This is a predicted structure of a 352-nucleotide part of an RNA (small-subunit ribosomal RNA, central domain) from an uncultured bacterium. Its mean pLDDT, the model's own confidence on a scale to 100, is 83.
Context: one part of a larger RNA
RNA sequence: CUGGGCUUAAAGCGUGCGUAGGCGGCUAAGUAAGUUGGGUGUGAAAUCCCUCGGCUCAACCGGAGGAAUUGCGCUCAAAACUACUUGGCUUGAGAGAGUUAGGAGGUGAGCGGAACUAAUGGUGGAGCGGUGAAAUGCGUUGAUAUCAUUAGGAACACCGGUGGCGAAAGCGGCUCACUGGGGCUCUACUGACGCUGAGGCACGAAAGCUAGGGUAGCGAACGGGAUUAGAUACCCCGGUAGUCCUAGCUGUAAACGAUGAGCACUGGGUCGGAGAACCUUCCACAGUUUUCCGGCCGUAGCGAAAGUGUUAAGUGCUCCGCCUGGGGAGUAUGGUCGCAAGGCUGAAACUC
Numbered sequence: 001c002u003g004g005g006c007u008u009a010a011a012g013c014g015u016g017c018g019u020a021g022g023c024g025g026c027u028a029a030g031u032a033a034g035u036u037g038g039g040u041g042u043g044a045a046a047u048c049c050c051u052c053g054g055c056u057c058a059a060c061c062g063g064a065g066g067a068a069u070u071g072c073g074c075u076c077a078a079a080a081c082u083a084c085u086u087g088g089c090u091u092g093a094g095a096g097a098g099u100u101a102g103g104a105g106g107u108g109a110g111c112g113g114a115a116c117u118a119a120u121g122g123u124g125g126a127g128c129g130g131u132g133a134a135a136u137g138c139g140u141u142g143a144u145a146u147c148a149u150u151a152g153g154a155a156c157a158c159c160g161g162u163g164g165c166g167a168a169a170g171c172g173g174c175u176c177a178c179u180g181g182g183g184c185u186c187u188a189c190u191g192a193c194g195c196u197g198a199g200g201c202a203c204g205a206a207a208g209c210u211a212g213g214g215u216a217g218c219g220a221a222c223g224g225g226a227u228u229a230g231a232u233a234c235c236c237c238g239g240u241a242g243u244c245c246u247a248g249c250u251g252u253a254a255a256c257g258a259u260g261a262g263c264a265c266u267g268g269g270u271c272g273g274a275g276a277a278c279c280u281u282c283c284a285c286a287g288u289u290u291u292c293c294g295g296c297c298g299u300a301g302c303g304a305a306a307g308u309g310u311u312a313a314g315u316g317c318u319c320c321g322c323c324u325g326g327g328g329a330g331u332a333u334g335g336u337c338g339c340a341a342g343g344c345u346g347a348a349a350c351u352c
Stems, first nucleotide, its partner, number of pairs: 004323003007306002012320001014203004021196003025089007035079002037076006049066002051063004092193001093190002095187006105179007112156001116152008127138002164171002208249006217243002222238004260319006268297011301308002325352003334345004
């Protein structure tokens, strides 16, 4: 390189937007570069293969032999699959109108109650706390308990749900403002405007970093008490960064469905969420049909099996990313990004 692969064996970029590129719906006409076909030239000889012959056979050798050389050039006529040009279409895509979950989608502002901690005051008077058991710790300068008042920060019990929304990360008290997306129904609109996407750009949990605030609870580090042979741990008492907010940086996760995106096709059953139409009815429930989303079970098929199975890991097409024995190693080196921590890119020797 080819071939084969990427749920779990090596392998899907964390996610999106999008440039170049690749690929691209139905139809009419035209062109014929590519493609397909015919003719012709060339594709040296030897070799290989077939055939005939010569050395007694064979190897070997020979022939106005054949075939092959899967290629390239020229030329002819045609096809119209592809492409292009021109014109048309509506199913893809988009647009409009109505409607919808009133959906934890996002941003900002305001408000609320429970709990907790602290402070002050009242009652009270000896313990509290903690554990397997203890001790450190707190407490007559009055703790724990209990009541009242005040202050503060963080998180939002029940509802809550194999419920919902979001591209992913993620999103949960209530109200308001601004704002993104989706679904359904209808249409007399545009007319392929599409899919994917190397680079690129944006978003991206937690931890971490910079500056400024904030700090109730929790709590790396650290101190102490235990346990233990030891105990740099597990348990206990404290406790700083941090956790929170604002502005920036970092750019990684078992960023997982360990499953890239899009389109089409291929038996079913059942449950949940959001609509629409029909039927029935006083209304509602229920029922039937249908669209979208989320689960479970399972046929064929696929699969090494586990399993998967219209939400495919089935059957096909298009595009991108990635893999190529284990270790060395996500290391060294160079480059690049970052304040740093470190990220991205990423070997070899050697060894089994």